Predicted 3D model of a 71-nucleotide RNA (transfer RNA) from a Candidatus Obscuribacterales bacterium.

RNA sequence: GCACCUGUCGUUCAACGGCAGGACCCCUGGCUUCCACCCAGGAGAUACGGGUUCGAAUCCCGUCAGGUGCU
Numbered sequence: 001g002c003a004c005c006u007g008u009c010g011u012u013c014a015a016c017g018g019c020a021g022g023a024c025c026c027c028u029g030g031c032u033u034c035c036a037c038c039c040a041g042g043a044g045a046u047a048c049g050g051g052u053u054c055g056a057a058u059c060c061c062g063u064c065a066g067g068u069g070c071u
Base pairs, nucleotide, nucleotide: 001070002069003068004067005066006065007064010024011023012022013021018054026042027041028040029039030038047063048062049061050060051059
């Protein structure tokens, strides 16, 4: 330099173009003499900028970051 893959709550993993969800972590309440376990509830995210579409995490273009391969 070229090609390909990936980017989603703090972490990890889902999501046919149509409500962004699960687990762990965190917070609150319950349980317990207290803590832990357990139960119930809650907060929390689509890398960035454009485009297509009635509608985009998803499709297209560019940028950025990470990874793999080739030279």
Its mean pLDDT, the model's own confidence on a scale to 100, is 82. The RNAcentral record of the sequence draws on ENA. Rfam family: tRNA. It is annotated as a transfer RNA. Rfam links the family to the GO term triplet codon-amino acid adaptor activity. The same sequence occurs in records of 2 taxa.